[in-house]
Context: one part of a larger RNA
Molecule: small-subunit ribosomal RNA, 3' major domain
Organism: termite gut metagenome
RNA sequence: UGACGGGGGCCCGCACAAGCGGUGGAGCAUGUGGUUUAAUUCGAAGCAACGCGCAGAACCUUACCAGGGUUUGACAUGGAAACGCCGCAGUCAGAGAUGGCUGUUUUGUAGCAAUACAACGUUUCGCACAGGUGCUGCAUGGCUGUCGUCAGCUCGUGUCGUGAGAUGUUGGGUUAAGUCCCGCAACGAGCGCAACCCACGUUUCUAGUUGCUACCCGCAAGGGAGCCCUCUAGAGAGACUGCCGGGGACAACCCGGAGGAAGGUGUGGAUGACGUCAAGUCCUCAUGGCCCUUACAUCCUGGGCUACACACGUGCUACAAUGGUCGGUACAAAGGGUCGCAAAAUCGUGAGAUGGAGCCAAUCCUCAAAGCCGUCCUCAGUUCGGAUCGGAGUCUGCAACUCGACUCCGUGAAGCUGGAAUCGCUAGUAAUCGCAGGUCAGCACACUGCGGUGAAUACGUUCCCGGGCCUUGUACA
Numbered sequence: 001u002g003a004c005g006g007g008g009g010c011c012c013g014c015a016c017a018a019g020c021g022g023u024g025g026a027g028c029a030u031g032u033g034g035u036u037u038a039a040u041u042c043g044a045a046g047c048a049a050c051g052c053g054c055a056g057a058a059c060c061u062u063a064c065c066a067g068g069g070u071u072u073g074a075c076a077u078g079g080a081a082a083c084g085c086c087g088c089a090g091u092c093a094g095a096g097a098u099g100g101c102u103g104u105u106u107u108g109u110a111g112c113a114a115u116a117c118a119a120c121g122u123u124u125c126g127c128a129c130a131g132g133u134g135c136u137g138c139a140u141g142g143c144u145g146u147c148g149u150c151a152g153c154u155c156g157u158g159u160c161g162u163g164a165g166a167u168g169u170u171g172g173g174u175u176a177a178g179u180c181c182c183g184c185a186a187c188g189a190g191c192g193c194a195a196c197c198c199a200c201g202u203u204u205c206u207a208g209u210u211g212c213u214a215c216c217c218g219c220a221a222g223g224g225a226g227c228c229c230u231c232u233a234g235a236g237a238g239a240c241u242g243c244c245g246g247g248g249a250c251a252a253c254c255c256g257g258a259g260g261a262a263g264g265u266g267u268g269g270a271u272g273a274c275g276u277c278a279a280g281u282c283c284u285c286a287u288g289g290c291c292c293u294u295a296c297a298u299c300c301u302g303g304g305c306u307a308c309a310c311a312c313g314u315g316c317u318a319c320a321a322u323g324g325u326c327g328g329u330a331c332a333a334a335g336g337g338u339c340g341c342a343a344a345a346u347c348g349u350g351a352g353a354u355g356g357a358g359c360c361a362a363u364c365c366u367c368a369a370a371g372c373c374g375u376c377c378u379c380a381g382u383u384c385g386g387a388u389c390g391g392a393g394u395c396u397g398c399a400a401c402u403c404g405a406c407u408c409c410g411u412g413a414a415g416c417u418g419g420a421a422u423c424g425c426u427a428g429u430a431a432u433c434g435c436a437g438g439u440c441a442g443c444a445c446a447c448u449g450c451g452g453u454g455a456a457u458a459c460g461u462u463c464c465c466g467g468g469c470c471u472u473g474u475a476c477a
Base pairs, nucleotide, nucleotide: 001477002476003474004473005472007471008470009469010468011467012466013465015461016460019425020424021423022422023421026317027316028315029314030313031312032311033310034308035307042053043052064303065302066301067300068299069298070297073129077128078127079125080124081123082122083121084120087104088103089102090101091100092099093098106119107118108117109116110115131292132291134290135289136288140286141285142281143280144279145277147275152191153190154189155188156187157186158167159166160165171182172181173180197269198268199267200266202237203236204235205234206233207232208231211227212226213225215224216223217222240263243257244256245255246254247253319418323377324376326374327373328372329371336365337364340359341358345354346353347352384415389410390409391408392407393406394405395404431453432452433451434450435449436448437447
């Protein structure tokens, strides 16, 4: 100087408390451990691994296993030689990779032509080389997580100290903040904080189609007219403790008030200092070293990554009456669409099929659910719950056996609110309800967004956890 203390002081955070809803019990989905297996590819491991890499494993992906092939190679560059075979179409063998057979027009220049040269492509040869998701993240770059959006981390000059170092950065106040004020052997400065950026909330102007309707016609769809309003999307305004009162060192600042759409950081996002964990990643990529080179490379078929006594994590659906069923009826936002989204109409109980209008989209696809109004159920393993299983189908796709999603009929399991323990959340939040998107041929209870309905509680900082500053002890570095 740090680090640590079941030392002290001050302060903060959904840290506790006060509340609301969960997890832990059940079934299923998904990830992991373990076990099994020819293989169940590999990585991730307290917080910070475990719906994680994977924004989507039937083949492919795929790295794993079995079997069948190839060896200058599936891919790149260089040399030599040959050829127009190659490719395409057909056909045979084969699980396919691949191999055999038949047919068939490389291009340009010169030339009648033969041919020559050049280009392109293929094959062959052997060599340089290719190739490796092989090892080392403890050799590395890059990227990322975490402490933590915590308020800290440093430097120049000066001063003090033999020196390591100190001072500044401590102190008195204050703040979300090393934020600001005052003081002070310090005076300044940098990286962080804040602001500058984006979205939302108010308003003005500009603009008016595909949007809108104060008007007109029309039963309606729509048309005309218009741009007031809504909206769209560009440029501005607006909030600064600016004003008033009180407190305070007449300071910083705090409390209350006015005006205002918004008030003291308006709300949310993006933004992550010096560093820590030899944290993670050599399987995104790049890369040193080591290793393999008829194999640890590469092609193919099939299998596996989907196994199942069990254990854990994360979720979904429930256990019901604030509910379930049936009928009627209302209101979003944000997105996507031409190898695409697909309407009306018809068929089917349905998944869906036929169909193809319209749309490169403020134009078409386009449509929420909880809610509201009525009906039945009357507390039961039930008209709760839907697992599992049998049968019949639909769709995608060469192909749904291992191993897809969905529909219909039947079947109707566990489960009556969950031990110890444990998680999230302070407001348009929790809870609850649906919608969309990416991935994607098909497949979403996951993920990323969007809106609808919409709470309770916070006395307070004694305690638990994490963190910041000062101080003290130390046989630790």